This is a predicted structure of a 264-nucleotide RNA (Bacterial large signal recognition particle RNA) from an Armatimonadota bacterium. Rfam family: Bacterial large signal recognition particle RNA. It is annotated as a non-coding RNA gene. The organism belongs to Armatimonadota, within Bacteria. Of the family's consensus pairs, 92% are formed in the model.
[in-house]
C1' cells in the first nucleotide's frame, strides 16, 4: 500500500411552544435522511438526558472539532398599510337652528314697508236648485169563464099569437192588480253649485286712497345654539409588510482530527 472482518458512530436537523430541565409525539421552517410499540385533560428520562426492540452502513465526500455563509423562527423600538372599541366638553372639517344685514343678488318714486276701504278665492249657517232614492196623486196601456156594467148572435123559458123575461159566448168599458216612459207636488239624503243673504277671519289675490325709502334674507360673510362617529383628530386593540436592534439557527463551503484486529 491493498484486502477482509469489527467498534467508537451514524442512520436527518432546526425553531417556538409546553417543562424545575432535556428529549419525544403535534404545529412551523428546511429538506428526503431505516422499521415496529409509548405519548398533550400527554410519553419517557435526570444532565452524560427519550424508552423499549429488531435492520442497514461503518474510520471516512458518510463521524467529530473550529471557522464562515444565512433560508427561516421568535422577542423588541420605530414606520407603513388596514380593520375594529371608545370619544360630541375636539366645538377641528362637514350638518341643522335662530339672529345680523357687511358684500353680491331680487324687488321699490310706473311708489317699497305699512295703514284704511271694497271684492274674489278658502271656511261655515240658512234658502234655493242639481242629482239619487221612497211613498201619494194622475196619464197611457193592459187587465174579469162566472160571484162588475153595457149591448146581447145562437140557444132557452113565458104565451093560442102579438110580444116579453133571464142570459153564456163575441164585443166595447171598467174594479182590485201589473207594465211602461212620462207629470203634480210631497219626504229624506249628498265634500253636487256660488244661485241669494249672512257671517268668521290664518292667508292669498286684485281695485281705490294715504305716507314717503326702502323690502328681501336666495348666495357668500360673522355672532350664538343643537346634534352626529360622515371624514379628520385623540386614546386603545388585532391583522399585515418594511427598516433597525437583539436570539436560536437547517442546508452549504472551507480547514483541521479521529480506532481495533486479521492477511498479503
Nucleotide at each position: 500500500u491493498c484486502g477482509u472482518g469489527c467498534u467508537a458512530g451514524a442512520u436527518g436537523g432546526g425553531g417556538a411552544g409546553c417543562u424545575a430541565g432535556c428529549g419525544g409525539u403535534g404545529c412551523c421552517c428546511u429538506g428526503u435522511a431505516c422499521c415496529c410499540g409509548c405519548a398533550a385533560u400527554c410519553c419517557g428520562c435526570u444532565a452524560c438526558a427519550g424508552c423499549g426492540g429488531g435492520g442497514u452502513c461503518g474510520a471516512a465526500u458518510u463521524c467529530c472539532c473550529g471557522c464562515u455563509c444565512g433560508a427561516g423562527g421568535g422577542c423588541g423600538u420605530g414606520u407603513c398599510g388596514u380593520u375594529u372599541g371608545g370619544g360630541g366638553c375636539c366645538u377641528g372639517g362637514g350638518g341643522g337652528g335662530c339672529g345680523u344685514a357687511a358684500g353680491c343678488g331680487g324687488u321699490g318714486a310706473u311708489g317699497a314697508c305699512g295703514g284704511c276701504c271694497g271684492g274674489g278665492c278658502c271656511c261655515u249657517g240658512c234658502g234655493c236648485a242639481a242629482c239619487g232614492g221612497g211613498a201619494g196623486c194622475u196619464u197611457u196601456g193592459u187587465g174579469a169563464a162566472c160571484c162588475c156594467c153595457g149591448u146581447c148572435a145562437g140557444g132557452u123559458c113565458c104565451g093560442g099569437a102579438a110580444g116579453g123575461a133571464a142570459g153564456c159566448a163575441g164585443c166595447g168599458g171598467u174594479a182590485a192588480g201589473c207594465a211602461a216612459u212620462g207629470g203634480c207636488g210631497u219626504c229624506c239624503g249628498u265634500g253636487u253649485g256660488c244661485c241669494g243673504c249672512a257671517g268668521a277671519c290664518c292667508g292669498u289675490c286684485u281695485g281705490g286712497c294715504c305716507c314717503g325709502a326702502g323690502c328681501u334674507g336666495g348666495c357668500u360673510g360673522c355672532g350664538c345654539u343643537c346634534a352626529u362617529u360622515c371624514c379628520g383628530c385623540c386614546c386603545g386593540g388585532g391583522c399585515g409588510g418594511c427598516c433597525c436592534g437583539u436570539u436560536c439557527g437547517a442546508c452549504g463551503g472551507c480547514g483541521g482530527g479521529u480506532g481495533c484486529a486479521c492477511g498479503a